[in-house]
RNA sequence: AAAUCUGCCCUUAAGUUGGGGAUAACCUGCCGAAAGGCGGGCUAAUACCGAAUAUGGUCGUGUCGCGCAUGCGGCACUAUCCAAAGCCGGGGACCGUAAGGCCUGGCGCUUGAGGAUGAGCCCACGUCCUAUCAGCUAGUUGGCGGGGUAACGGCCCACCAAGGCUAACGGGUAGCUGGUCUGAGAGGAUGGUCAGCCACACUGGGACUGAGACACUGCCCAGACUCCUACGGGAGGCUGCAGUCGAGGAUCAUUCGCAAUGGGCGAAAGCCUGACGGUGCGACGCCGCGUGCAGGAUGAAGGUCUUCGGAUUGUAAACUGCUGUCAUGAGGGAACAAUAGGCCGGGCGCCAAUACCGCCUGGACUUGAUAGUACCUCAGGAGGAAGCCACGGCUAACUCUGUGCCAGCAGCCGCGGUAAUACAGAGGCGGCGAGCGUUGUUCGGAUUUACUGGGCGUAAAGGGUGCGUAGGCGGUUCCGUGUGUCGGAUGUGAAAUCUCACAGCUCGACUGUGGAAUUGCAUUCGAAACUGCGGGGCUAGAGUACAAGAGGGGAGAGCGGAAUUCUCGGUGUAGCGGUGAAAUGCGUAGAGAUCGAGAGGAACACCGGCGGCGAAGGCGGCUCUCUGGAUUGAUACUGACGCUGAGGCACGAAAGCUGGGGGAGCAAACAGGAUUAGAUACCCUGGUAGUCCCAGCCCUAAACGGUGUGCACUUGGUGUGGGGGGCAUUGUCCCUUCCCGUGCCGGAGCUAACGCGUUAAGUGCACCGCCUGGGGAGUACGGUCGCAAGAUUAAAACUCAAAGGAAUUGACGGGGGCCCGCACAAGCGGUGGAGCAUGUGGCUCAAUUCGAUGCAACGCGAAGAACCUUACCUGGGUUUGACAUGCUGGUAGUAGGACGCCGAAAGGCGAACGAGCCCGCAAGGGAGGCCAGCACAGGUGCUGCAUGGCUGUCGUCAGCUCGUGCCGUGAGGUGUUGGGUUAAGUCCCGCAACGAGCGCAACCCUUGUACUUAGUUGCCACCUUCGGUGAUGAACCGGAGAGCACUCUAAGUAGACUGCCUGUGACAAGCAGGAGGAAGGUGGGGAUGACGUCAAGUCAGUAUGGUCCUUACAUCCAGGGCUGCACACGUGCUACAAUGAUCGGUACAGAAGGACGCAAAACCGCGAGGUGGAGCAAAUCCCUAAAACCGAUCUCAGUUCACAUUGAAGGCUGCAACCCGCCUUCAUAAAGCUGGAAUCGCUAGUAAUGGCGCAUCAGCUACGGCGCCGUGAAUACGUUCCCGGGCCUUGUACACACCGCCCGUCACAUCAUGGGAGUCGAUUGCACCCGAAGUCGCUAAUUCAACCUUAACCGGAGAUAGGCGCCGAAGGUACGAUGGAUGACUGGGAUGAAGUCGAAACAAGAUA
Repeated sequence: AAAUCUGCCCUUAAGUUGGGGAUAACCUGCCGAAAGGCGGGCUAAUACCGAAUAUGGUCGUGUCGCGCAUGCGGCACUAUCCAAAGCCGGGGACCGUAAGGCCUGGCGCUUGAGGAUGAGCCCACGUCCUAUCAGCUAGUUGGCGGGGUAACGGCCCACCAAGGCUAACGGGUAGCUGGUCUGAGAGGAUGGUCAGCCACACUGGGACUGAGACACUGCCCAGACUCCUACGGGAGGCUGCAGUCGAGGAUCAUUCGCAAUGGGCGAAAGCCUGACGGUGCGACGCCGCGUGCAGGAUGAAGGUCUUCGGAUUGUAAACUGCUGUCAUGAGGGAACAAUAGGCCGGGCGCCAAUACCGCCUGGACUUGAUAGUACCUCAGGAGGAAGCCACGGCUAACUCUGUGCCAGCAGCCGCGGUAAUACAGAGGCGGCGAGCGUUGUUCGGAUUUACUGGGCGUAAAGGGUGCGUAGGCGGUUCCGUGUGUCGGAUGUGAAAUCUCACAGCUCGACUGUGGAAUUGCAUUCGAAACUGCGGGGCUAGAGUACAAGAGGGGAGAGCGGAAUUCUCGGUGUAGCGGUGAAAUGCGUAGAGAUCGAGAGGAACACCGGCGGCGAAGGCGGCUCUCUGGAUUGAUACUGACGCUGAGGCACGAAAGCUGGGGGAGCAAACAGGAUUAGAUACCCUGGUAGUCCCAGCCCUAAACGGUGUGCACUUGGUGUGGGGGGCAUUGUCCCUUCCCGUGCCGGAGCUAACGCGUUAAGUGCACCGCCUGGGGAGUACGGUCGCAAGAUUAAAACUCAAAGGAAUUGACGGGGGCCCGCACAAGCGGUGGAGCAUGUGGCUCAAUUCGAUGCAACGCGAAGAACCUUACCUGGGUUUGACAUGCUGGUAGUAGGACGCCGAAAGGCGAACGAGCCCGCAAGGGAGGCCAGCACAGGUGCUGCAUGGCUGUCGUCAGCUCGUGCCGUGAGGUGUUGGGUUAAGUCCCGCAACGAGCGCAACCCUUGUACUUAGUUGCCACCUUCGGUGAUGAACCGGAGAGCACUCUAAGUAGACUGCCUGUGACAAGCAGGAGGAAGGUGGGGAUGACGUCAAGUCAGUAUGGUCCUUACAUCCAGGGCUGCACACGUGCUACAAUGAUCGGUACAGAAGGACGCAAAACCGCGAGGUGGAGCAAAUCCCUAAAACCGAUCUCAGUUCACAUUGAAGGCUGCAACCCGCCUUCAUAAAGCUGGAAUCGCUAGUAAUGGCGCAUCAGCUACGGCGCCGUGAAUACGUUCCCGGGCCUUGUACACACCGCCCGUCACAUCAUGGGAGUCGAUUGCACCCGAAGUCGCUAAUUCAACCUUAACCGGAGAUAGGCGCCGAAGGUACGAUGGAUGACUGGGAUGAAGUCGAAACAAGAUA
């Protein structure tokens, strides 16, 4: 839809007359393996065919009305065309030969009209990804005329015109929806069951029949596949229900029934229905229930843990009492789900009719798959019924054992390398529970694609810049309109689902009934603020005209001086140049230097300025010509003309490219010289492209303000460039103010912070561009552009758990500032060379025990290795043990043990003799001993990376922190920084800090001065006395007494505090100088070691967790070893000599030690030493100096230096000096004549040098260690440098903290990927060939009962086999296209405990 059809069904109008010819089945013949086929004969119909009639329909004509239009509707007319079929009952009269006629009912049939339902067609809107698909299209778009269809239409055809579409066309993927899952929502994902629609039915094509199909279980053809076959030919289509096979991570019974619901056929009974209703299988989901309930402590046993006491499992169990769901057994239960139907009866309708038929109603009868199910009753007995996951954090829940970066775990972070709450097992505990956990998937969390609801200075992200098209957005006022917008009403938005209420199954899941919802769409009525549209105005946006000044704005032409280089000439002589230092290079053929003349190219000093101009790139000597833009001022004009801007166009540094010029300087490449391990670099000497001009390309930059453009709004201060106004002037000099530009500081606000801040990164609006973890990668492929280089657009696989920003604290720097230290420098003496001693490494060995290893191991543990020590090796022994405690049993002349035998000893065997403890009157008991046995002893075995304790070191450096407050989102900061000062975070001042702690200092010891007290063993001045020498003297020496003055001893006190003065300093702290003082600014020395660092050292000093051994890794003994020796290193001693050596003489200490001891005198010995023994448990006795000084010799030599080594003879200790002790004497007399590179100590009673003592110890390797006193210096200008340290600051990609981090090539392995001569199959386009079935068209000589004609044959009409033609699937040929697989080789990429080469980045990263 004015462009259609619709079987069955409903309503309505009208009909249903009269004829004809065949053919299946069936019978029969034949062909075929079969499927099937052919011929002959008989017969029926609501099958088929003419004819009649036409209410009506159809065609035509006329007329009226209506519609936006093509057109539609009504009426009239006659000429055109068009129907039908019978069947089943009932029936009184009448007719009829039976049938029947006739009447009547029902079901049919035909033609119309209308309805309902269903369907076909058309349009608008909506409907995934991809632009690395941008152009597509010839029936294509339209017209005219035909054909075709139920119907419009290029749907098809002929002709005409040249149109049509554009996120089209292409590629990929996908059935759509109601809904479902998720989500607060908006959204996102999805479309299984159920419901609606579509499509398909082995693959492709085709029509037939029909109301409806181009038909799932119909037909034809082609193809693939399967099956049958007599090889001639046939058959098939489970994406129906079950079932089989295959594939797969994975999905059921070849079940019961049509009883219900629904469908088809039928008048009905009924038949059919793998639709459906049921049952079965699957914890697949949802829901419900059970596996018991109560009491019960000796807190049983067992398990587990354990600090061995216990704890826990745990009222859990046992045990006692009770209950009876589910299951089991037995019984009941013909339950609900059932009406229809036929039969009997009643009523109403139809009818001539009490027949029939239809409707309503009552009664009895009959029908159940589920199913002996649900449900009910009884019985017995706690009886038959609990698992899974987790327990490091997220995340509820912890221990033991095993394992030892293995085995393994893991969602993320991450666990595991001997104490694993992380692996495995166990106990315990937590969670859920007929489930639990895993895997996969979707949404959420994720505001992590941001509509709701994000961003772009530095984290990812502003296009290099402008002009401008489409688009988006747009000043003010009036009128209209009613697009958006808002409100009302109506219709629709299927049912189911969701949701609410009520109801039905015992509850629930489930289901029913009703409401709400369905956010939408359409129609219609209204509103007019805003938006849009139409129209009329306005001037505040924008623009034009005029005046003025500023400017490296652009283009072209001309001109100028300085400088470099070169050429020529003059002067002039040996160098110049260059560097960290050099060399290459230039120069006696005259350089460089200097003077003059000339040539040529490029760039424009000073002015010059976070000053100017330009859209950006960019623009700088001067003049002229042409030309763009901005600013200020005052008026006039236009009247929204505006902003932004996808595509597009233009411009676009440097380098590069093409052609032609030019070329002074500079300078990639290149060459040479240096540097270096190398140096394809940095440095030097040269030097070509290029840099310059013209013409044309390229089109990129950290093209940056890392900040798109425009407009508006929002406190300020201070500069500067251009212009204007005001005040006031000699003067625009200052001051003040307006506009435009350009800087700094800063408020609010913003920001993760840093920072931005009227020139915004603040607050808003408009538009554009861009981002979405790091790497792969701005790469590959494809496209576009380019001469090329390349540009632009732009992925994926794979891989990682980060990459990144800002800020913080440290650490570090071949960063900076300040400061300190025997750190350097200035000095003195050493080491490194020699010999020896000692320690270590290495080597050796049966063993050479172990540890310590830069500073901070190496004369260290070790303050004493011949045995012992001793831990090592060899050999010989012992086994409750060399040592401790406890238990059991046994035993006794017990413990002890001379002595004898074997033996190297240990040990073994034997053995005279033989004491005794405690209680008790005694008997006896106990202790102790021995033997056997059990617990256990023992281990210098391992782990110092399981530990305690102790120690070293930075470092006696001046630091390290806390409370409160304040600042910061926070880490954190402040305090502790700053100005001074100090040895010092010492003190002073300042300060959002105020205080405090551990460190510093002081308090302690010692030393230096004085005083007081005390005088023995100390002292001896004065006094007394004795002895000796001497002279009976003086004097000296020694002793005693007396004494305590002095020395000294050892207790106490004083003293030193920048207290005083001067100067300086900030009126400070302090510093400098001075006085006094024994001592002066910490007087000297010692003890004292903050927070921490080094997994520093020590399990071998002791302690100790774990682990290992147990007739051995324990223990005893003998012998050996730790002492071994081509070598290397450390630490020392002694020297190399004259400041010395030797000899002689002579003087002065302190501090220690002494009984298994120190030992005097005297004597012996050359000496070591021996004999001896006075004295002394010590201010009493013993041990007691050397250098120095005085004198002599030596006279610069391998010596009168130096002493190693060796020989001989001795001494001492000790059980024992062979391996392997020390000392003495004699003899021997080596290296060595001051030490390379390098390196150590020391700043005053120090260095240097001289001796003395002590510990360990039988003795000694001591030349070591720890102390003591004697003699006793030099030098420090100074802080540039080396080393270490402190504070502040700066950079950082470091935080295991620079011994850090980290880059690239190469080599190896693995993975994914690009290119690649090609190869393979897939999809697809165009052209052509062939052309099945079939529709359509033409033809039709084959064939044909019905109609016409004819007596009949023939013929006609019509149909038709067959033929031809168009189209046409599959197939074929040729040429493409697309995506995929594969490919020798090749490119880069990613990843990988310990590979190679360098050292690019991070610090000034050593050339920023």
Molecule: small-subunit ribosomal RNA
Organism: metagenome